[in-house]
RNA sequence: CGUACGACACCGCCGAAACGUAAUCGAUUUACGUGCCGGGGACCCACGUGUCCUUGGGGUGAAUCAGCGAGGCUCACGCUUCGUUGUAGGGCAAUCUUCCCAGCCCGAACCCGUCAGCUAACUCGGUAGGCGGGCGCAGAGGAAGA
Repeated sequence: CGUACGACACCGCCGAAACGUAAUCGAUUUACGUGCCGGGGACCCACGUGUCCUUGGGGUGAAUCAGCGAGGCUCACGCUUCGUUGUAGGGCAAUCUUCCCAGCCCGAACCCGUCAGCUAACUCGGUAGGCGGGCGCAGAGGAAGA
């Protein structure tokens, strides 16, 4: 000097998930408050008919849909699992925001339990977890703070 790993602090990213007070020896613990987030819940509005088959329905979230391949169930229609390729949609610090161009990623998971459209009053909850250590280039406008 470089590389890898770990800890703390600071700054930052996804996300609603932050701040303050009190208790406690202390705390990432408990309680309360503020802020932020979500569910339930009127009038009005919306939905609304008949037959057959299959299938319960709903919520948080960007995470939805489709093609192809393999497997399981079925008389069949179809349903479902895995893989893969796309895709609706979503994310990417150098004060902040927006626009244009380019690049790199995500496109999951979980919950309620047969039940819920919207929804004022009202009411019930959450305030976790996971990561990073810079900068693609150029320009314009505006705002706030020091």